[in-house]
Small-subunit ribosomal RNA, 5' domain from an uncultured prokaryote, 527 nucleotides, folded computationally.

Context: one part of a larger RNA
RNA sequence: GAUUGAACGCUGGCGGUAUGCUUAACACAUGCAAGUCGAACGGUAACAGGCCUAGCUUGCUAGGUGCUGACGAGUGGCGGACGGGUGAGUAACGCGUAGGAAUCUGCCUUGUAGUUCAGGACAACUCGAGGAAACUCGGGCUAAUACUGCAUACGCCCUACGGGGGAAAGCGGAGGACCUUUCGGGGCUGCGCUUCAGGGUGAGCCUGCGUUAGAUUAGCUAGUUGGUGGGGUAAAGGCCUACCAAGGCGAUGAUCUAUAGCUGUUCUGAGAGGAAGAUCAGCCACACUGGGACUGAGACACGGCCCAGACUCCUACGGGAGGCAGCAGUGGGGAAUAUUGGACAAUGGGCGCAAGCCUGAUCCAGCAAUGCCGCGUGUGUGAAGAAGGCCCUAGGGUUGUAAAGCACUUUCAGGAGAGAAGAAAAGUUUAGGGUUACACCCCUCUGUAAUGACGUUACCGACACAAGAAGCACCGGCUAACUCCGUGCCAGCAGCCGCGGUAAUACGGAGGGUGCAAGCGUUAAUC
Numbered sequence: 001g002a003u004u005g006a007a008c009g010c011u012g013g014c015g016g017u018a019u020g021c022u023u024a025a026c027a028c029a030u031g032c033a034a035g036u037c038g039a040a041c042g043g044u045a046a047c048a049g050g051c052c053u054a055g056c057u058u059g060c061u062a063g064g065u066g067c068u069g070a071c072g073a074g075u076g077g078c079g080g081a082c083g084g085g086u087g088a089g090u091a092a093c094g095c096g097u098a099g100g101a102a103u104c105u106g107c108c109u110u111g112u113a114g115u116u117c118a119g120g121a122c123a124a125c126u127c128g129a130g131g132a133a134a135c136u137c138g139g140g141c142u143a144a145u146a147c148u149g150c151a152u153a154c155g156c157c158c159u160a161c162g163g164g165g166g167a168a169a170g171c172g173g174a175g176g177a178c179c180u181u182u183c184g185g186g187g188c189u190g191c192g193c194u195u196c197a198g199g200g201u202g203a204g205c206c207u208g209c210g211u212u213a214g215a216u217u218a219g220c221u222a223g224u225u226g227g228u229g230g231g232g233u234a235a236a237g238g239c240c241u242a243c244c245a246a247g248g249c250g251a252u253g254a255u256c257u258a259u260a261g262c263u264g265u266u267c268u269g270a271g272a273g274g275a276a277g278a279u280c281a282g283c284c285a286c287a288c289u290g291g292g293a294c295u296g297a298g299a300c301a302c303g304g305c306c307c308a309g310a311c312u313c314c315u316a317c318g319g320g321a322g323g324c325a326g327c328a329g330u331g332g333g334g335a336a337u338a339u340u341g342g343a344c345a346a347u348g349g350g351c352g353c354a355a356g357c358c359u360g361a362u363c364c365a366g367c368a369a370u371g372c373c374g375c376g377u378g379u380g381u382g383a384a385g386a387a388g389g390c391c392c393u394a395g396g397g398u399u400g401u402a403a404a405g406c407a408c409u410u411u412c413a414g415g416a417g418a419g420a421a422g423a424a425a426a427g428u429u430u431a432g433g434g435u436u437a438c439a440c441c442c443c444u445c446u447g448u449a450a451u452g453a454c455g456u457u458a459c460c461g462a463c464a465c466a467a468g469a470a471g472c473a474c475c476g477g478c479u480a481a482c483u484c485c486g487u488g489c490c491a492g493c494a495g496c497c498g499c500g501g502u503a504a505u506a507c508g509g510a511g512g513g514u515g516c517a518a519g520c521g522u523u524a525a526u527c
Stems, first nucleotide, its partner, number of pairs: 001527004006523005013375006019368002021333001026331003030328003035078003040075002043071002047069003050065007085286003094211007103203002108199004113194003117149003125140006156164003170191004178186003212258003219249003224246008261283004265276004288309005311322004339365001341364003347361001348359004378408004388399004412468001414463001417460001428449001430447005471516005476497003482511005492499002
C1' cells in the first nucleotide's frame, strides 16, 4: 500500500447493489417448511344445489335421498432419495484431473408386440371389547389401476433336433353412418398398463497422477497377500466363506499422532510465489449419539421405521411422545451477525387430462454505513478587509470572500398528483377456420377476455423553502501540516527513534493548518 463475512470508539443525509452466528454439530417454546390425484376405488363426515315427505308463521323449519358440484377419513398410484441446511467426521479413489469395464436406470424419447379368461381377500363401514392417553384386539360385509392364478411370448436359461420358467388394468370423452341391441356394447378418440430393443439422463464400480505437518512415530499386517471351489451383488473384487500357499506394505516415509471437508475460485504480488476456501457453482459427508434393515428405479432415508443410549415432556404410574446442522424466532456462548413479515405475480419443482392445489425453493419487503458504487449538504456576487477569537515587535497580522448583505437555483429529502411503463407470454375461457367420414372428440391456426406479492414501484411534470443534511484523525522525524497558554521526569504520549526534570512545534487545552470524507481512526488477520 492492498484486502476483510470483521469488531470497537467518535460521527452520521439519500439512493442502488451485494453481504450478514467465523463462537456451542449447544439446548430448543410456538407457527409454517411435502404433498397431490374423485379421469384408479368403495363410498358420503362437512359445505352447496336438486328431488321427495311432514309441519306450518307460504318460504322457512325438520327429516330422507350420493341424484349433482364437490369431498373428511380410508384403499390405491406417484412424489416424500429432489429442493433447503450444516461442515462434526474424513489425509481417503474423499476431492481434482486423465482414463477404463464387469453394471443398473422411475419419469422422458424412438420403435416392436400385446392389453385374454378367471378367482379369493383386506381397509373404510358396522357390532363388540380393552386403555387415562397413545392406540389396540376380535366377529361380520364390500370395491378397485390393490392381490393371486390360467392363456399367449420377439427376447431369457439349461445337459440345446429337445426341455424349463416368465406379463398386463383399466378409466374418461363424443356422438353422424355401420354391426349387435337390454340401459348399452363393438367401432372412433384421449390418458394409461405389460413385454422386448435402442437413445437420453442420472447413478454405482475400478485405475494412473496430484492433494497438510511431525522420525522427540521405524517397523506394520492373519482375511492380512495370492490361488481354487462355493456364496453374494445391478455389477469386477477377500465383498463373504471353506481349503491351500506364505505372502503384502515400508526411509521415494509404511504404521502411528496432530490438524483439515476438497475444488472452480478469492485476496495479495511485476511475476514466481504466499495466504484463504464466507457469499455463488460442482463433488463429498452428516441429520440428538451409536447400530440395523424395510420399502422402492433410486435411501440404508433431515421433517420414514426398529433397537440401544443421553436429554426433555405427558401420565390415572400400567405406559406413552419428541429431535430447527429447513424458514423465522428463544435461551446460552461470544468482540460480534437480522423479521416469530408478504406472495406463489414471475422462474423452478411435486401431483393432476386439465382447472388447480402444495412449495420459508424462489421472488420480494423489513433491519444493519457491513462492503462497493453514485449523489447531496448550495451557486454567483460581496472589503467597511465588520464584530468576535488567536498572535503581536502594539505598527499590525491571521481567521477571511469566510460571514453579514444582495441576486439566483431546487438535485436529494418533504406533502400532494399523474403514471399504471417493464416484469407478460405461455397456459386457461370463449368465437371462428383447418383436420376428420359433407360427423364428434382430440390436435392445430387466428382473434377475444381475465390474471402483479413487490406497490403509496421505477420514471415524469408541477409546488414550497437555502430551507432538513459534516465529521473524524493528525500537525518532532519517518510523514502533508506551527504558534500561544497550562504542566514541570509529575500528569501523560508512543508504530520505531524517542518526548516530559520552568521558555515542550512530541503531554493537556486553544487558535491556525494538513489529510480523508458520510465517514474517519484503532484493534485483529493475510499478502